[in-house]
RNA sequence: AAUUCGCCCUUAGAGUUUGCUUCUGGCUCAGGACGAACGCUGGCGGCAUGCUUAACACAUGCAAGUCGAACGAACUGUAGCAAUACAGUUAGUGGCGAACGGGUGAGUAACGCGCGAGCAAUCUGCCCCUAUCAGUGGAAUAACACAAAGAAAUUUGUGCUAAUACCGCAUAAUAUCUAACUAAGGCAUCUUAGAUAGAUCAAAGAUUUUAUCGGAUAGGGAUGAGCUCACGUCCCAUUAGGUAGUUGGUGAGGUAACGGCCCACCAAGCCGACGAUGGGUAGCCGACCUGAGAGGGUGAUCGGCCACAUUGGAACUGAGAAACGGUCCAGACUCCUACGGGAGGCAGCAGUGGGGAAUAUUGGGCAAUGGAGGCAACUCUGACCCAGCAAUGCCGCGUGAAUGAUGAAGGUCUUCGGAUUGUAAAGUUCUGUGAUGGGGGACGAAGAAAGUGACGGUACCCCAAUAGCAAGCUACGGCUAACUACGUGCCAGCAGCCGCGGUAAUACGUAGGUAGCAAGCGUUGUCCGGAAUGACUGGGCGUAAAGGGUGCGUAGGUUGCUUGGCAAGUUGGUGGUGAAAUUCCGGGGCUUAACUCCGGCGCUACCACCAAGACUGCUGAGCUUGAGUACAGGAGAGGUAAGUGGAAUUCCUAGUGUAGCGGUGGAAUGCGUAGAUAUUAGGAGGAACACCAGUGGCGAAGGCGACUUACUGGCCUGCAACUGACACUGAGGCACGAAAGCGUGGGGAGCAAACAGGAUUAGAUACCCUGGUAGUCCACGCCGUAAACGAUGAAUACUAGGUAUGGGAGGUAUCGACUCCUUCCGUGCCGCAGCUAACGCAAUAAGUAUUCCGCCUGGGGAGUACGGCCGCAAGGUUGAAACUCAAAGAAAUUGACGGGGACCCGCACAAGCAGAGGAUCAUGCGGUUUAAUUCGACGCAACGCGAAAAACCUUACCAAGACUUGACAUCCAAUGAAUACCAUAGAAAUAUGAAUAGUAACUUCGGUUACAUUGAGACAGGUGGUGCAUGGUUGUCGUCAGCUCGUGUCGUGAGAUGUUCGGUUAAGUCCGGUAACGAGCGCAACCCCUAUUACUAGUUGCCAAUAUUAAGUUAGGAACUCUAGUGAGACUGCCGUGGACAACACGGAGGAAGGUGGGGAUGACGUCAAAUCAUCAUGCUCCUUAUGUCUUGGGCUACACGCGUGAUACAAUGGCAACUACAAAGAGCUGCAAUACCGUAAGGUGGAGCCAAUCUCAAAAAAGUUGUCCCAGUUCAGAUUGUGGGCUGAAACCCGCCCACAUGAAGCUGAAUUUGCUAGUAAUCCCGAAUCAGCAUGUCGGGGUGAAUUCGAUGGCCGGGUCUUGCACUCACCGCCCGUCA
Repeated sequence: AAUUCGCCCUUAGAGUUUGCUUCUGGCUCAGGACGAACGCUGGCGGCAUGCUUAACACAUGCAAGUCGAACGAACUGUAGCAAUACAGUUAGUGGCGAACGGGUGAGUAACGCGCGAGCAAUCUGCCCCUAUCAGUGGAAUAACACAAAGAAAUUUGUGCUAAUACCGCAUAAUAUCUAACUAAGGCAUCUUAGAUAGAUCAAAGAUUUUAUCGGAUAGGGAUGAGCUCACGUCCCAUUAGGUAGUUGGUGAGGUAACGGCCCACCAAGCCGACGAUGGGUAGCCGACCUGAGAGGGUGAUCGGCCACAUUGGAACUGAGAAACGGUCCAGACUCCUACGGGAGGCAGCAGUGGGGAAUAUUGGGCAAUGGAGGCAACUCUGACCCAGCAAUGCCGCGUGAAUGAUGAAGGUCUUCGGAUUGUAAAGUUCUGUGAUGGGGGACGAAGAAAGUGACGGUACCCCAAUAGCAAGCUACGGCUAACUACGUGCCAGCAGCCGCGGUAAUACGUAGGUAGCAAGCGUUGUCCGGAAUGACUGGGCGUAAAGGGUGCGUAGGUUGCUUGGCAAGUUGGUGGUGAAAUUCCGGGGCUUAACUCCGGCGCUACCACCAAGACUGCUGAGCUUGAGUACAGGAGAGGUAAGUGGAAUUCCUAGUGUAGCGGUGGAAUGCGUAGAUAUUAGGAGGAACACCAGUGGCGAAGGCGACUUACUGGCCUGCAACUGACACUGAGGCACGAAAGCGUGGGGAGCAAACAGGAUUAGAUACCCUGGUAGUCCACGCCGUAAACGAUGAAUACUAGGUAUGGGAGGUAUCGACUCCUUCCGUGCCGCAGCUAACGCAAUAAGUAUUCCGCCUGGGGAGUACGGCCGCAAGGUUGAAACUCAAAGAAAUUGACGGGGACCCGCACAAGCAGAGGAUCAUGCGGUUUAAUUCGACGCAACGCGAAAAACCUUACCAAGACUUGACAUCCAAUGAAUACCAUAGAAAUAUGAAUAGUAACUUCGGUUACAUUGAGACAGGUGGUGCAUGGUUGUCGUCAGCUCGUGUCGUGAGAUGUUCGGUUAAGUCCGGUAACGAGCGCAACCCCUAUUACUAGUUGCCAAUAUUAAGUUAGGAACUCUAGUGAGACUGCCGUGGACAACACGGAGGAAGGUGGGGAUGACGUCAAAUCAUCAUGCUCCUUAUGUCUUGGGCUACACGCGUGAUACAAUGGCAACUACAAAGAGCUGCAAUACCGUAAGGUGGAGCCAAUCUCAAAAAAGUUGUCCCAGUUCAGAUUGUGGGCUGAAACCCGCCCACAUGAAGCUGAAUUUGCUAGUAAUCCCGAAUCAGCAUGUCGGGGUGAAUUCGAUGGCCGGGUCUUGCACUCACCGCCCGUCA
């Protein structure tokens, strides 16, 4: 210190369902680990580890021998002449070993293993201790020799020989057996000890002769083995029954030993929902991985046990084997063979083939440790110790260190300034780990000395020299640390989940940069974790998955109060076991670490003993409150059976009666003149029971409804007599169980699947109608399911209230009925605490607790398949998997939507007026055509739109001809002022030529600037693309009344409130109320025009009075009109009524005007990827002798056709002709142009006046007066065409406008449908302007004349607003989604 207690510490989450939120719930990720494999890469060392697959087959070598001090023999060597001696070697006999060590995990679900006990039911070689003994004989046999068989392996015969080989005899017990005895103990049989008698059984010698090693018997120890038992040990019940030696007994046999282990007989047992039997899978454990833990997973290396040795079986030997390198038999396979017969077993170490994603050397040594034999020396030992191979893992080290800014070069990016790579490099100064060379050099060796080292000249130490030789891999959208460029363009590809990629990809590929780890880094696979996602710790079941349809009840689980005993559970203590290794703690040794050694803690468990006695349990005694019984009352569609009743439908008979009835949204089928429907009377038959009737009653549920009777179940209240826990729940089981359906037999009025007909409809196998069969009814028997729902299992106790109702009891009050109070049992509603994701539940809990049962674990596949059981069948019950998705789902929220509701508004409808749609023409669009018919705009909100003017130009299009630093801009250089005129070619652009005129400005006199030409390159240019990359601008909902915010409050939250509600308004306008109080953008007002008036000012405007003139012409006037500046005026201010004493509404007065007086400008938050890259600007991209620029001509003007917007008409409220009134608003010097003259006219000539209240355009027109036409394709209408003119303009052919004459088309008021408009409006009539050389039926303005209608405080259509409701929509109903087919 680990340990205990307290403190501390430990226990982490994230992405993904949605428009958003909360929840449920799955999927996925971040961590750790590995006997791994694969991809890229690879310097060194230490320590480990290395066929997980074919228990597949194996060449070759080795892995178990040893002893001559047991024995005979043979051979070799040395000495010797030789005998012989000595030394050594060898096959055999004999002994010991070979049962260990080493390998593998096939089998095994088992006393196999683990843990703890037991054997009074056992054995044990070698080893240790004790005691005793070792006397005396005998017969063989291998080797060997000879002979023989065989190819071989091998074998046979005859003969010789030894022993510690074999066999007798003797001796012997505390051995064994038999007989009976004593004592002690125990656990039933018994055991132990002691004594007595009888029987049986031993031995071996060797040597170097001091001594040592052996031999025999008995006892004990140690070690090892055998057997038995409690407990534990995977999955499937779609495996529920199994078992005849089976279970037990008696006897005999067998074993070292118990035992059906075996046998004979007897009995009928034994095991099993506490999971037998069967099937599948698997060696078990210490431990290892993970985890906060509890758990979950694994069983390589190391250690313990078991099993196996080519497959199956069997015994022999032995202390020990049913024997890996023994034997026999059988099978398969391989090899040899002379075909007769033989040989073999790598799951020993290496190694080979094969299998496989995948796993090493046919190495060295017995030096160490250990083993066998031996007295020993020693021999053997692929055990073992080492080395080799492999980044397979763990650990350590290195690839340099310091300094170094010009922030080098190069790379990348860039807003072109720079930034970054980056102190990084280079350079300078150092160091020397590893690698290299040289020198030295171990421990490991033990016991006094000597000898002995495979590793190995290794580790280690010293010296030398050089920064020299040593860095990669993955990632960079979020999770998750780290971003840019280019390429690609839903392609190529990525991806663990969500998801990226369709032309600006931080997500693909590459590069630069960055992040992370590092001799490794990623990927794949597997396990645990996160996952409280199987919940013991630690979950749920009203709606998310989940309460059995209901009851009775068996096993089981649980169980009231008091008390005694016991001590099984429980708690404490002690002892034993829980091997070692491992983990953890403290130390030690390798330079450190990994690794290893020592010591300690621990091993959560089991066993034994002791103690405690609260609680549970067992047991004894008692109690009454749980439960039940008795007694007295009570309510009820509770059940079964029999009988009875009236109303109604239908049918039958008869009567009356006549043409329809019936049915529907409207019809038809159907019925009816053969008499229906209707109506009256009588009859038949079946089914159901109006009113009462009630979130009333009863029942376990299903369910039960006329009345009477019989039988019968349960419930409630009161009382407290009896029993004395008799209770609760309830797997299996049994019973009941709506409707439909099935079987047999009845019955059948109405209703009514199927079916038929008629309608509806695009169709209509439906909804509607007319018919109609099973069935519905009864009896008996099946079925066994329902949204069998309160989507809520049963029981008990506790926890605020209020109210209604059904059935009782008690009290109070009263003459009495009511009433009031208390209480019990039901049935409802509201509501507090509490609970809940929310909705909601709330004493009838979904609250707080306890007990028991059932059920759930993502969606789909699927309540399907197979199997079992049940059923006559239909089918029911039990109930999967493959595969597939990343969700499926619950509740609530905001919107949008509804052929939902309520309220309100709008020329939305209605009421009107005038139109469109038909005709001709104008104009725009589509389509078609074309060399081109440039482009854009497409429901409302494109289509007389961009275009407020296409003959050229415009012009963007087409053809042809040209140019290339360019038609245009900036910069540089050279030259020259610029420029203008002419000729030729050409369609022009342009090209060529000629000569003349001309010679800029400033200046400090150096030059500079401007312009033009030429030259070089940077660049210009693009109406090319993308409005889905954008800015800006615009349309639209909509001038609709809405859209939001701050603070507060409510809600877990999204959000709500405010903004809802009652009134009111044109209005979220205002008032009142109100958990809201305020505020902002919108509304309104402020601005402009207009309607009245005052003042000021009177020219170009005006003219009342005075003069004057042809004329406001002039004088004059300043009153009026008018002009244009400043004011006033209108505010529901006043009165009345209504209203809530309000807001406000209605009416009135006054007033020029009355309730925003009329009109305009003004357009909230936002929606539509709305429109526009062709107004402009602009990112990116594309073109660059062209997609740029110039020129001429053409086109945008085409024309079978369709559509939109307009003009003119169709006529008499009119046309024509003549005469004659009254405006406003504008424009005018490249202009408007008068009088006058010419021309039929368009127009021309001419030019007064006017830069405009002065002059001009300029005539206003409709209206009015008079005349004519007389209802016609016309005296309507004017298209089209011809001829002749005019104007503008270089130029009117394509392709302008106007005039005159002539021509005189369609058209007689327009189908379906549809547009505008509510008052100075519609309609109608003219006038002007912009654009513009010219060109107006278009557009924008101006005035003149000048209506009709509004029932409707809205029933329907369209659009909009507010509230509410439903929702599976949220790209928001043009939504979502189902089926079929491809």
A computed fold for a 1382-nucleotide RNA from an uncultured bacterium, annotated as small-subunit ribosomal RNA.
The coordinates come from a structure-prediction model, not an experiment, and the mean pLDDT is 84.
It matches the Rfam family "Bacterial small subunit ribosomal RNA". Gene Ontology terms of the family: structural constituent of ribosome and ribosome.